This is a predicted structure of a 350-nucleotide part of an RNA (small-subunit ribosomal RNA, central domain) from an uncultured prokaryote. Rfam family: Bacterial small subunit ribosomal RNA. Gene Ontology terms of the family: structural constituent of ribosome and ribosome.
Context: one part of a larger RNA
RNA sequence: CUGGGCGUAAAGGGAGCGCAGGCGGCCAAGUCAGUCUGGAGUGAAAGUCCGGGGCUCAACCCCGGAAGCGCUUCGGAUACUACUUGGCUUGAGUACGUGAGAGGUGAGUGGAAUUUCAGGUGAAGCGGUGAAAUGCGUAGAUAUCUGAAGGAACAUCGAUGGCGAAAGCAGCUCACUGGCACGAAACUGACGCUGAGGCUCGAAAGCGUGGGGAGCGAACGGGAUUAGAUACCCCGGUAGUCCACGCCGUAAACGUUGUGCACUAGGUGUGGGAGGUAUCGACCCCUUCCGUGCCGCAGCUAACGCAUUAAGUGCACCGCCUGGGGAGUACGAUCGCAAGAUUGAAACUC
Numbered sequence: 001c002u003g004g005g006c007g008u009a010a011a012g013g014g015a016g017c018g019c020a021g022g023c024g025g026c027c028a029a030g031u032c033a034g035u036c037u038g039g040a041g042u043g044a045a046a047g048u049c050c051g052g053g054g055c056u057c058a059a060c061c062c063c064g065g066a067a068g069c070g071c072u073u074c075g076g077a078u079a080c081u082a083c084u085u086g087g088c089u090u091g092a093g094u095a096c097g098u099g100a101g102a103g104g105u106g107a108g109u110g111g112a113a114u115u116u117c118a119g120g121u122g123a124a125g126c127g128g129u130g131a132a133a134u135g136c137g138u139a140g141a142u143a144u145c146u147g148a149a150g151g152a153a154c155a156u157c158g159a160u161g162g163c164g165a166a167a168g169c170a171g172c173u174c175a176c177u178g179g180c181a182c183g184a185a186a187c188u189g190a191c192g193c194u195g196a197g198g199c200u201c202g203a204a205a206g207c208g209u210g211g212g213g214a215g216c217g218a219a220c221g222g223g224a225u226u227a228g229a230u231a232c233c234c235c236g237g238u239a240g241u242c243c244a245c246g247c248c249g250u251a252a253a254c255g256u257u258g259u260g261c262a263c264u265a266g267g268u269g270u271g272g273g274a275g276g277u278a279u280c281g282a283c284c285c286c287u288u289c290c291g292u293g294c295c296g297c298a299g300c301u302a303a304c305g306c307a308u309u310a311a312g313u314g315c316a317c318c319g320c321c322u323g324g325g326g327a328g329u330a331c332g333a334u335c336g337c338a339a340g341a342u343u344g345a346a347a348c349u350c
Base pairs, nucleotide, nucleotide: 003322004321005320006319007304008303012318014201015200016199017198021194022193023192025088026087027086028085029084030083031082033081034080035077036076037075038074039073040072041071042070048066049065050064051063052062053061054060091191092188093187094186096183097182098181099180103177104176105175106174107173108172109171110154115149116148117147118146119145120144121143125136126135162169163168206247207246208245209244210243211242215241216240220236221235222234223233258317259316260315261314262313263312266295267294268293269292270291271290272289273288274287275286276285299306300305323350324349325348332343333342334341335340
């Protein structure tokens, strides 16, 4: 390389948008480039293969044929692909109607709780643990009541629930704004799918500048435990956690399962919509579309399991794997303020 693979054995890019590229619905006509078919030329010799022959055999040598799957050229075929032209509506989209939602951004606002401060009551303990101690407390703590300040997070509802491409999103209100589902079918008429590079987004931690700082809390100090205890437990506590702006670009970024389309038994729950039946009516019941769970047949799987939300059956396109260690290291390059990230070997060894 080929082949075979990628839920758990090595292997799906963290996610999206998208240039190039690859692939692409139905009908008709044209062209004949690909494709198919026939002819001609060429494809040196040697070599190879087949047949035959010569050295006593063989190696070796000689003769004939084939092959050389190619290229050039001429003629023909027109199903498929391509191209050109015209048309279509099922794919895709637009408009219309209805609807659900922690989707995003900004501003405002609420109550519970913790802490601190001030004041009242009050008295000697509180706190903490397996047990303790450090710690706090007669300068009046803990407890309790009133008031104030400030920061952060939003109990119940709450879900096996919803939304988002992923990361992720939850008190309430307002403003701006993205996407989605369903219903009807008016309009466009293949406008599509995927997507190397590229661009954008991207938890936490971390970094820069400025703010903020209640609680928690790396580091650090102390108390315990222990043979020791640079830990687990306890008392404190700085960065950080929060906000604005700018970086970083990683993760068990996981469904460890790329995206899209089509097809292939059912049963049951749940969220959103539409229709029907029924009713006083919300329900209930039936049908259907979209989402989200569980169970399960065929099939698949090494097994576990998956099973219309496929890991089944196919197609299109991308990414990735190729024994373990060395190593996600070294070197180089790109990016970054740095931390580091991305790309990514070899010797050697089993």